[in-house]
RNA sequence: GGGCGGUUAGCUCAGCUGGUAGAGCAUCGGUUUUACACGCCGGUGGCCAGAGGUUCAAGUCCUCUACCGCCCA
Repeated sequence: GGGCGGUUAGCUCAGCUGGUAGAGCAUCGGUUUUACACGCCGGUGGCCAGAGGUUCAAGUCCUCUACCGCCCA
C1' cells in the first nucleotide's frame, strides 16, 4: 500500500425485509438471612465510533474519516 471483517449500555454481544434499540453479566432498590453470599422480583444505564448523503423514516442503505483484528504484498 491492497483485500476482508469489526466498532451498539460499564463488560461480552444480539438486532430479521429500513418502521418503538435489546439480552447476559455488572450496578442500584426490594425480598430472603442473625449477618453475608446465592436465589427471587423490579429499576437505572445508549451521541448505535465520527461526519456527510439517500429516504416520510437509518443501528440497518451509500460515501469519506478514525480506531481494532485477520490475510496479501
A computed fold for a 73-nucleotide RNA from a Candidatus Aminicenantes bacterium, annotated as transfer RNA. Model confidence (mean pLDDT): 83 of 100. Lineage of the source: Bacteria > Bacteria candidate phyla > Candidatus Aminicenantota. Rfam family: tRNA. It is annotated as a transfer RNA. About the family: Transfer RNA (tRNA) molecules are approximately 80 nucleotides in length.